[in-house]
RNA sequence: GAGGAUAUAGCUCAAGUGGUAGAGCGCAUGCCUAGCAUGCAUGAGGUCCUGGGUUCAAUCCCCAGUAGCUCCU
Repeated sequence: GAGGAUAUAGCUCAAGUGGUAGAGCGCAUGCCUAGCAUGCAUGAGGUCCUGGGUUCAAUCCCCAGUAGCUCCU
RNA backbone atom coordinates (compact mmCIF):
# COMPACT_ATOMS: atom_id res chain seq x y z
P G A 1 -0.59 3.78 3.60
O5' G A 1 -0.84 2.84 2.31
C5' G A 1 -0.68 3.38 1.00
C4' G A 1 -0.68 2.25 0.00
C3' G A 1 -1.93 1.37 0.00
O3' G A 1 -2.99 1.94 -0.71
C1' G A 1 0.00 0.00 0.00
P A A 2 -4.51 1.66 -0.30
O5' A A 2 -4.77 0.18 -0.78
C5' A A 2 -4.85 -0.11 -2.17
C4' A A 2 -4.97 -1.59 -2.42
C3' A A 2 -6.13 -2.28 -1.71
O3' A A 2 -7.38 -2.10 -2.33
C1' A A 2 -4.18 -3.53 -1.40
P G A 3 -8.70 -2.12 -1.45
O5' G A 3 -8.86 -3.65 -1.07
C5' G A 3 -9.11 -4.62 -2.07
C4' G A 3 -9.07 -6.02 -1.52
C3' G A 3 -10.10 -6.38 -0.47
O3' G A 3 -11.40 -6.59 -1.02
C1' G A 3 -8.02 -7.26 0.16
P G A 4 -12.70 -6.32 -0.14
O5' G A 4 -12.67 -7.51 0.92
C5' G A 4 -12.80 -8.88 0.50
C4' G A 4 -12.65 -9.82 1.66
C3' G A 4 -13.60 -9.58 2.82
O3' G A 4 -14.88 -10.12 2.59
C1' G A 4 -11.42 -9.88 3.65
P A A 5 -16.20 -9.29 3.03
O5' A A 5 -16.45 -9.71 4.54
C5' A A 5 -16.75 -11.07 4.88
C4' A A 5 -16.28 -11.38 6.29
C3' A A 5 -16.91 -10.56 7.40
O3' A A 5 -18.19 -11.01 7.78
C1' A A 5 -14.60 -10.60 7.69
P U A 6 -19.26 -9.96 8.30
O5' U A 6 -18.68 -9.46 9.70
C5' U A 6 -18.53 -10.36 10.77
C4' U A 6 -17.80 -9.73 11.94
C3' U A 6 -18.50 -8.56 12.61
O3' U A 6 -19.54 -8.98 13.48
C1' U A 6 -16.19 -8.10 12.36
P A A 7 -20.81 -7.98 13.71
O5' A A 7 -20.19 -6.81 14.60
C5' A A 7 -19.65 -7.08 15.89
C4' A A 7 -19.19 -5.80 16.57
C3' A A 7 -20.29 -4.80 16.82
O3' A A 7 -20.10 -4.15 18.08
C1' A A 7 -18.63 -3.81 15.51
P U A 8 -20.90 -4.66 19.36
O5' U A 8 -22.42 -4.63 18.90
C5' U A 8 -23.18 -3.42 18.88
C4' U A 8 -24.64 -3.71 19.05
C3' U A 8 -25.01 -4.51 20.29
O3' U A 8 -25.05 -3.70 21.44
C1' U A 8 -26.11 -5.44 18.43
P A A 9 -24.51 -4.32 22.84
O5' A A 9 -25.77 -4.37 23.78
C5' A A 9 -26.40 -3.14 24.19
C4' A A 9 -26.95 -3.28 25.60
C3' A A 9 -25.98 -3.85 26.62
O3' A A 9 -26.17 -3.20 27.87
C1' A A 9 -27.93 -5.17 26.56
P G A 10 -25.19 -2.00 28.28
O5' G A 10 -24.06 -2.78 29.14
C5' G A 10 -23.02 -2.01 29.78
C4' G A 10 -22.20 -2.95 30.66
C3' G A 10 -21.70 -4.19 29.97
O3' G A 10 -20.43 -3.97 29.37
C1' G A 10 -22.84 -4.82 31.94
P C A 11 -20.08 -4.59 27.94
O5' C A 11 -19.74 -6.12 28.21
C5' C A 11 -18.62 -6.48 28.99
C4' C A 11 -18.58 -7.99 29.17
C3' C A 11 -18.70 -8.81 27.90
O3' C A 11 -17.44 -8.97 27.24
C1' C A 11 -20.22 -9.63 29.50
P U A 12 -17.43 -9.24 25.64
O5' U A 12 -18.09 -10.69 25.48
C5' U A 12 -17.41 -11.85 25.98
C4' U A 12 -18.20 -13.09 25.63
C3' U A 12 -18.62 -13.22 24.19
O3' U A 12 -17.56 -13.71 23.38
C1' U A 12 -20.44 -13.73 25.59
P C A 13 -17.61 -13.44 21.78
O5' C A 13 -18.91 -14.22 21.29
C5' C A 13 -19.85 -13.57 20.43
C4' C A 13 -21.14 -14.32 20.49
C3' C A 13 -22.05 -14.10 19.30
O3' C A 13 -21.66 -14.94 18.22
C1' C A 13 -23.31 -13.89 21.27
P A A 14 -22.31 -14.72 16.77
O5' A A 14 -23.79 -15.33 16.99
C5' A A 14 -24.83 -14.91 16.15
C4' A A 14 -26.13 -15.50 16.64
C3' A A 14 -27.32 -15.23 15.74
O3' A A 14 -27.39 -16.18 14.70
C1' A A 14 -27.90 -14.70 17.96
P A A 15 -27.49 -15.64 13.20
O5' A A 15 -28.98 -15.06 13.13
C5' A A 15 -30.07 -15.87 13.56
C4' A A 15 -31.29 -15.01 13.78
C3' A A 15 -31.61 -14.07 12.64
O3' A A 15 -32.36 -14.72 11.63
C1' A A 15 -31.70 -12.90 14.69
P G A 16 -31.88 -14.60 10.08
O5' G A 16 -32.70 -13.31 9.58
C5' G A 16 -34.11 -13.22 9.80
C4' G A 16 -34.48 -11.77 9.99
C3' G A 16 -34.02 -10.83 8.89
O3' G A 16 -34.91 -10.82 7.78
C1' G A 16 -33.45 -9.93 11.00
P U A 17 -34.36 -11.38 6.31
O5' U A 17 -34.47 -10.10 5.40
C5' U A 17 -33.94 -8.83 5.79
C4' U A 17 -33.53 -8.04 4.56
C3' U A 17 -34.60 -7.97 3.49
O3' U A 17 -34.57 -6.68 2.89
C1' U A 17 -32.62 -8.97 2.62
P G A 18 -35.95 -5.99 2.65
O5' G A 18 -35.72 -4.70 3.56
C5' G A 18 -35.22 -4.83 4.88
C4' G A 18 -35.86 -3.78 5.80
C3' G A 18 -37.38 -3.85 5.86
O3' G A 18 -37.78 -3.45 7.14
C1' G A 18 -36.73 -1.76 5.04
P G A 19 -38.50 -4.55 8.17
O5' G A 19 -39.42 -3.64 9.06
C5' G A 19 -38.84 -2.57 9.83
C4' G A 19 -39.95 -1.74 10.44
C3' G A 19 -41.06 -2.56 11.09
O3' G A 19 -41.59 -1.81 12.18
C1' G A 19 -41.94 -1.29 9.29
P U A 20 -41.63 -2.51 13.65
O5' U A 20 -40.15 -2.64 14.22
C5' U A 20 -39.14 -1.74 13.85
C4' U A 20 -38.48 -1.11 15.08
C3' U A 20 -38.95 -1.63 16.45
O3' U A 20 -38.30 -2.85 16.79
C1' U A 20 -38.83 0.74 16.47
P A A 21 -38.50 -3.35 18.36
O5' A A 21 -37.52 -4.61 18.45
C5' A A 21 -37.83 -5.84 17.82
C4' A A 21 -36.70 -6.82 17.97
C3' A A 21 -36.36 -7.19 19.42
O3' A A 21 -37.16 -8.28 19.86
C1' A A 21 -34.38 -6.61 18.25
P G A 22 -37.98 -8.20 21.22
O5' G A 22 -37.72 -9.64 21.86
C5' G A 22 -36.64 -9.83 22.76
C4' G A 22 -35.89 -11.07 22.40
C3' G A 22 -35.04 -11.66 23.51
O3' G A 22 -35.80 -12.48 24.37
C1' G A 22 -33.77 -11.51 21.54
P A A 23 -35.24 -12.74 25.86
O5' A A 23 -34.14 -13.88 25.69
C5' A A 23 -34.51 -15.14 25.15
C4' A A 23 -33.29 -16.01 24.96
C3' A A 23 -32.42 -16.20 26.19
O3' A A 23 -32.93 -17.19 27.07
C1' A A 23 -31.05 -15.69 24.34
P G A 24 -32.72 -17.01 28.63
O5' G A 24 -31.20 -17.40 28.88
C5' G A 24 -30.73 -18.71 28.55
C4' G A 24 -29.22 -18.76 28.65
C3' G A 24 -28.63 -18.21 29.92
O3' G A 24 -28.66 -19.11 31.00
C1' G A 24 -27.46 -17.34 28.08
P C A 25 -28.97 -18.55 32.46
O5' C A 25 -27.66 -17.74 32.85
C5' C A 25 -26.41 -18.42 32.99
C4' C A 25 -25.26 -17.44 33.06
C3' C A 25 -25.34 -16.38 34.15
O3' C A 25 -24.98 -16.87 35.44
C1' C A 25 -24.68 -15.38 32.12
P G A 26 -25.75 -16.28 36.70
O5' G A 26 -25.42 -14.73 36.70
C5' G A 26 -24.10 -14.28 36.97
C4' G A 26 -23.98 -12.79 36.73
C3' G A 26 -24.90 -11.91 37.56
O3' G A 26 -24.43 -11.70 38.88
C1' G A 26 -24.94 -11.21 35.32
P C A 27 -25.48 -11.53 40.07
O5' C A 27 -26.23 -10.17 39.74
C5' C A 27 -25.53 -8.93 39.75
C4' C A 27 -26.48 -7.77 39.46
C3' C A 27 -27.75 -7.74 40.29
O3' C A 27 -27.54 -7.19 41.58
C1' C A 27 -28.29 -7.38 38.03
P A A 28 -28.41 -7.73 42.85
O5' A A 28 -29.84 -7.09 42.60
C5' A A 28 -30.02 -5.69 42.64
C4' A A 28 -31.45 -5.33 42.33
C3' A A 28 -32.52 -6.08 43.12
O3' A A 28 -32.72 -5.53 44.42
C1' A A 28 -33.11 -6.09 40.85
P U A 29 -33.20 -6.50 45.60
O5' U A 29 -34.71 -6.80 45.26
C5' U A 29 -35.67 -5.75 45.25
C4' U A 29 -37.01 -6.24 44.75
C3' U A 29 -37.57 -7.48 45.42
O3' U A 29 -38.15 -7.20 46.69
C1' U A 29 -37.78 -7.71 43.10
P G A 30 -38.14 -8.35 47.84
O5' G A 30 -39.23 -9.40 47.35
C5' G A 30 -40.59 -9.01 47.24
C4' G A 30 -41.40 -10.06 46.50
C3' G A 30 -41.37 -11.47 47.08
O3' G A 30 -42.23 -11.63 48.19
C1' G A 30 -41.05 -11.57 44.74
P C A 31 -41.90 -12.71 49.33
O5' C A 31 -42.14 -14.10 48.61
C5' C A 31 -43.42 -14.45 48.13
C4' C A 31 -43.39 -15.78 47.38
C3' C A 31 -42.82 -16.96 48.17
O3' C A 31 -43.77 -17.53 49.06
C1' C A 31 -41.92 -16.93 45.97
P C A 32 -43.25 -18.07 50.48
O5' C A 32 -42.26 -19.27 50.11
C5' C A 32 -42.75 -20.44 49.47
C4' C A 32 -41.59 -21.33 49.07
C3' C A 32 -40.63 -21.68 50.18
O3' C A 32 -41.11 -22.76 50.98
C1' C A 32 -39.41 -21.02 48.28
P U A 33 -41.19 -22.60 52.56
O5' U A 33 -39.65 -22.62 52.97
C5' U A 33 -38.88 -23.80 52.76
C4' U A 33 -37.46 -23.59 53.23
C3' U A 33 -37.31 -22.94 54.59
O3' U A 33 -37.48 -23.89 55.65
C1' U A 33 -35.84 -21.91 53.05
P A A 34 -38.33 -23.48 56.90
O5' A A 34 -37.42 -22.42 57.68
C5' A A 34 -37.95 -21.56 58.67
C4' A A 34 -36.82 -20.85 59.39
C3' A A 34 -35.82 -20.19 58.47
O3' A A 34 -36.22 -18.86 58.16
C1' A A 34 -34.69 -21.55 60.05
P G A 35 -36.09 -18.40 56.61
O5' G A 35 -34.52 -18.20 56.40
C5' G A 35 -33.82 -17.18 57.10
C4' G A 35 -32.33 -17.38 56.95
C3' G A 35 -31.81 -17.49 55.53
O3' G A 35 -31.65 -16.23 54.90
C1' G A 35 -30.87 -19.20 56.85
P C A 36 -31.82 -16.15 53.33
O5' C A 36 -30.62 -17.01 52.75
C5' C A 36 -29.36 -16.43 52.56
C4' C A 36 -28.29 -17.45 52.23
C3' C A 36 -28.28 -18.00 50.82
O3' C A 36 -27.73 -17.08 49.87
C1' C A 36 -27.91 -19.76 52.34
P A A 37 -28.35 -17.07 48.42
O5' A A 37 -27.94 -18.49 47.80
C5' A A 37 -26.57 -18.77 47.54
C4' A A 37 -26.39 -20.22 47.14
C3' A A 37 -27.21 -20.69 45.95
O3' A A 37 -26.62 -20.34 44.71
C1' A A 37 -27.43 -22.24 47.70
P U A 38 -27.55 -19.91 43.51
O5' U A 38 -28.33 -21.24 43.13
C5' U A 38 -27.64 -22.40 42.69
C4' U A 38 -28.55 -23.59 42.65
C3' U A 38 -29.81 -23.44 41.82
O3' U A 38 -29.58 -23.64 40.44
C1' U A 38 -30.38 -24.36 43.91
P G A 39 -30.39 -22.77 39.36
O5' G A 39 -31.90 -23.15 39.63
C5' G A 39 -32.37 -24.48 39.40
C4' G A 39 -33.78 -24.64 39.88
C3' G A 39 -34.79 -23.67 39.31
O3' G A 39 -35.25 -24.06 38.02
C1' G A 39 -35.07 -23.77 41.63
P C A 40 -35.58 -22.93 36.93
O5' C A 40 -36.97 -22.34 37.43
C5' C A 40 -38.12 -23.18 37.56
C4' C A 40 -39.29 -22.44 38.16
C3' C A 40 -39.60 -21.09 37.54
O3' C A 40 -40.35 -21.21 36.34
C1' C A 40 -39.58 -20.87 39.88
P A A 41 -40.14 -20.10 35.21
O5' A A 41 -40.89 -18.83 35.81
C5' A A 41 -42.29 -18.89 36.07
C4' A A 41 -42.76 -17.64 36.78
C3' A A 41 -42.39 -16.33 36.11
O3' A A 41 -43.27 -16.01 35.03
C1' A A 41 -41.91 -16.19 38.40
P U A 42 -42.69 -15.12 33.82
O5' U A 42 -42.54 -13.66 34.44
C5' U A 42 -43.69 -12.99 34.92
C4' U A 42 -43.29 -11.75 35.73
C3' U A 42 -42.44 -10.73 35.00
O3' U A 42 -43.19 -9.90 34.12
C1' U A 42 -41.55 -11.11 37.14
P G A 43 -42.49 -9.25 32.84
O5' G A 43 -41.47 -8.17 33.47
C5' G A 43 -41.98 -7.10 34.22
C4' G A 43 -40.85 -6.36 34.92
C3' G A 43 -39.82 -5.73 34.02
O3' G A 43 -40.27 -4.49 33.48
C1' G A 43 -38.76 -6.82 35.83
P A A 44 -39.59 -3.95 32.12
O5' A A 44 -38.24 -3.26 32.64
C5' A A 44 -38.27 -2.20 33.57
C4' A A 44 -36.87 -1.94 34.10
C3' A A 44 -35.84 -1.60 33.03
O3' A A 44 -35.86 -0.23 32.70
C1' A A 44 -34.97 -3.24 34.51
P G A 45 -35.64 0.19 31.18
O5' G A 45 -34.12 -0.22 30.90
C5' G A 45 -33.07 0.38 31.63
C4' G A 45 -31.78 -0.36 31.40
C3' G A 45 -31.41 -0.54 29.93
O3' G A 45 -30.75 0.61 29.44
C1' G A 45 -31.18 -2.59 31.06
P G A 46 -31.42 1.44 28.20
O5' G A 46 -30.84 0.71 26.90
C5' G A 46 -29.48 0.30 26.85
C4' G A 46 -29.05 0.06 25.43
C3' G A 46 -29.49 1.09 24.42
O3' G A 46 -28.38 1.57 23.67
C1' G A 46 -30.04 -1.10 23.69
P U A 47 -27.90 3.08 23.85
O5' U A 47 -28.40 3.83 22.51
C5' U A 47 -29.78 4.01 22.28
C4' U A 47 -30.00 4.73 20.97
C3' U A 47 -29.13 4.25 19.80
O3' U A 47 -29.75 3.13 19.20
C1' U A 47 -29.10 6.63 19.95
P C A 48 -29.35 2.60 17.74
O5' C A 48 -28.56 1.29 18.16
C5' C A 48 -27.16 1.17 17.94
C4' C A 48 -26.81 -0.27 17.68
C3' C A 48 -26.25 -0.54 16.29
O3' C A 48 -25.07 -1.34 16.40
C1' C A 48 -28.06 -1.97 16.69
P C A 49 -23.87 -1.07 15.37
O5' C A 49 -23.13 0.21 15.97
C5' C A 49 -22.57 0.20 17.26
C4' C A 49 -21.46 1.21 17.35
C3' C A 49 -21.70 2.52 16.62
O3' C A 49 -22.48 3.43 17.36
C1' C A 49 -19.56 1.70 16.07
P U A 50 -23.50 4.43 16.59
O5' U A 50 -22.50 5.49 15.98
C5' U A 50 -21.71 6.34 16.80
C4' U A 50 -20.92 7.31 15.95
C3' U A 50 -21.69 8.08 14.90
O3' U A 50 -22.40 9.19 15.42
C1' U A 50 -19.73 7.21 13.94
P G A 51 -23.80 9.62 14.74
O5' G A 51 -23.37 10.35 13.40
C5' G A 51 -22.61 11.55 13.44
C4' G A 51 -22.12 11.94 12.06
C3' G A 51 -23.17 12.02 10.97
O3' G A 51 -23.92 13.22 11.01
C1' G A 51 -21.33 10.82 10.16
P G A 52 -25.45 13.18 10.48
O5' G A 52 -25.33 13.05 8.90
C5' G A 52 -24.83 14.13 8.12
C4' G A 52 -24.49 13.69 6.71
C3' G A 52 -25.66 13.22 5.85
O3' G A 52 -26.42 14.29 5.31
C1' G A 52 -23.88 11.71 5.62
P G A 53 -27.96 14.02 4.98
O5' G A 53 -27.96 13.03 3.74
C5' G A 53 -27.39 13.47 2.49
C4' G A 53 -27.39 12.35 1.49
C3' G A 53 -28.76 11.77 1.12
O3' G A 53 -29.43 12.56 0.17
C1' G A 53 -27.23 10.01 1.52
P U A 54 -31.04 12.60 0.18
O5' U A 54 -31.46 11.14 -0.30
C5' U A 54 -31.19 10.68 -1.60
C4' U A 54 -31.65 9.26 -1.79
C3' U A 54 -33.10 9.00 -1.41
O3' U A 54 -34.01 9.39 -2.42
C1' U A 54 -31.72 7.31 -0.52
P U A 55 -35.33 10.25 -2.05
O5' U A 55 -36.22 9.22 -1.24
C5' U A 55 -36.68 8.02 -1.82
C4' U A 55 -37.23 7.08 -0.79
C3' U A 55 -38.29 7.67 0.13
O3' U A 55 -39.58 7.74 -0.48
C1' U A 55 -36.74 6.42 1.39
P C A 56 -40.46 9.09 -0.35
O5' C A 56 -40.94 9.00 1.17
C5' C A 56 -41.59 10.12 1.74
C4' C A 56 -42.15 9.74 3.10
C3' C A 56 -41.20 8.99 4.02
O3' C A 56 -40.36 9.88 4.72
C1' C A 56 -43.25 7.84 3.95
P A A 57 -38.81 9.57 4.85
O5' A A 57 -38.82 8.30 5.83
C5' A A 57 -39.21 8.42 7.18
C4' A A 57 -39.38 7.07 7.82
C3' A A 57 -38.16 6.19 7.84
O3' A A 57 -37.30 6.51 8.91
C1' A A 57 -40.01 4.92 7.12
P A A 58 -35.72 6.55 8.64
O5' A A 58 -35.31 5.03 8.38
C5' A A 58 -35.65 4.04 9.38
C4' A A 58 -34.51 3.04 9.49
C3' A A 58 -33.16 3.64 9.92
O3' A A 58 -32.44 2.69 10.69
C1' A A 58 -32.91 2.66 7.81
P U A 59 -32.39 2.85 12.29
O5' U A 59 -31.44 1.65 12.75
C5' U A 59 -30.04 1.83 12.75
C4' U A 59 -29.34 0.50 12.54
C3' U A 59 -29.45 -0.08 11.14
O3' U A 59 -28.41 0.42 10.33
C1' U A 59 -29.97 -1.75 12.74
P C A 60 -28.76 0.77 8.77
O5' C A 60 -29.04 -0.66 8.12
C5' C A 60 -28.04 -1.66 8.13
C4' C A 60 -28.59 -2.96 7.60
C3' C A 60 -29.03 -2.93 6.15
O3' C A 60 -28.68 -4.14 5.49
C1' C A 60 -30.86 -3.52 7.51
P C A 61 -27.44 -4.17 4.49
O5' C A 61 -27.90 -3.19 3.32
C5' C A 61 -28.65 -3.68 2.20
C4' C A 61 -28.86 -2.58 1.17
C3' C A 61 -27.67 -1.67 0.94
O3' C A 61 -26.71 -2.25 0.05
C1' C A 61 -29.61 -0.36 1.20
P C A 62 -25.14 -1.98 0.22
O5' C A 62 -24.99 -0.48 -0.29
C5' C A 62 -25.23 -0.16 -1.66
C4' C A 62 -25.01 1.33 -1.90
C3' C A 62 -23.70 1.89 -1.35
O3' C A 62 -22.60 1.64 -2.22
C1' C A 62 -25.48 3.31 -0.74
P C A 63 -21.13 1.47 -1.59
O5' C A 63 -20.74 2.95 -1.17
C5' C A 63 -20.60 3.96 -2.13
C4' C A 63 -20.31 5.31 -1.49
C3' C A 63 -19.16 5.33 -0.50
O3' C A 63 -17.89 5.38 -1.12
C1' C A 63 -21.01 6.48 0.40
P A A 64 -16.62 4.69 -0.38
O5' A A 64 -16.31 5.70 0.81
C5' A A 64 -15.89 7.03 0.52
C4' A A 64 -15.91 7.89 1.77
C3' A A 64 -15.09 7.37 2.96
O3' A A 64 -13.71 7.64 2.82
C1' A A 64 -17.21 8.06 3.71
P G A 65 -12.66 6.60 3.50
O5' G A 65 -12.87 6.84 5.06
C5' G A 65 -12.46 8.06 5.66
C4' G A 65 -13.02 8.20 7.05
C3' G A 65 -12.46 7.29 8.11
O3' G A 65 -11.17 7.71 8.56
C1' G A 65 -14.79 7.37 8.34
P U A 66 -10.11 6.64 9.13
O5' U A 66 -10.71 6.22 10.55
C5' U A 66 -10.87 7.19 11.58
C4' U A 66 -11.51 6.56 12.81
C3' U A 66 -10.83 5.29 13.29
O3' U A 66 -9.68 5.56 14.06
C1' U A 66 -13.17 4.98 13.24
P A A 67 -8.47 4.49 14.04
O5' A A 67 -9.02 3.28 14.93
C5' A A 67 -9.35 3.47 16.30
C4' A A 67 -9.98 2.23 16.87
C3' A A 67 -9.23 0.94 16.59
O3' A A 67 -8.12 0.75 17.47
C1' A A 67 -11.51 0.63 16.17
P G A 68 -6.70 0.23 16.87
O5' G A 68 -6.79 -1.36 16.94
C5' G A 68 -6.76 -2.03 18.19
C4' G A 68 -7.64 -3.24 18.16
C3' G A 68 -7.16 -4.38 17.25
O3' G A 68 -6.14 -5.16 17.84
C1' G A 68 -9.44 -3.99 16.88
P C A 69 -5.11 -5.93 16.87
O5' C A 69 -5.99 -7.04 16.13
C5' C A 69 -6.58 -8.10 16.84
C4' C A 69 -7.36 -9.04 15.93
C3' C A 69 -6.59 -9.64 14.77
O3' C A 69 -5.76 -10.72 15.17
C1' C A 69 -8.68 -8.90 14.00
P U A 70 -4.40 -11.03 14.40
O5' U A 70 -4.89 -11.53 12.97
C5' U A 70 -5.63 -12.74 12.85
C4' U A 70 -6.11 -12.93 11.43
C3' U A 70 -5.05 -12.88 10.35
O3' U A 70 -4.35 -14.11 10.23
C1' U A 70 -6.90 -11.56 9.70
P C A 71 -2.80 -14.10 9.74
O5' C A 71 -2.90 -13.88 8.16
C5' C A 71 -3.48 -14.88 7.32
C4' C A 71 -3.77 -14.32 5.95
C3' C A 71 -2.57 -13.78 5.18
O3' C A 71 -1.78 -14.78 4.57
C1' C A 71 -4.37 -12.26 5.03
P C A 72 -0.25 -14.51 4.26
O5' C A 72 -0.30 -13.52 2.99
C5' C A 72 -0.81 -13.99 1.75
C4' C A 72 -0.82 -12.86 0.73
C3' C A 72 0.50 -12.14 0.51
O3' C A 72 1.38 -12.87 -0.34
C1' C A 72 -1.23 -10.55 0.70
P U A 73 2.96 -12.73 -0.11
O5' U A 73 3.26 -11.23 -0.56
C5' U A 73 3.08 -10.84 -1.90
C4' U A 73 3.24 -9.34 -2.06
C3' U A 73 4.57 -8.77 -1.58
O3' U A 73 5.63 -8.97 -2.50
C1' U A 73 2.79 -7.42 -0.80

Record summary
This is a predicted structure of a 73-nucleotide RNA (transfer RNA) from Vicugna pacos. Rfam family: tRNA. The family's RNA type in Rfam is transfer RNA. Model confidence (mean pLDDT): 81 of 100. The source organism's lineage runs through Eukaryota, Craniata, Eutheria, Boreoeutheria and Vicugna.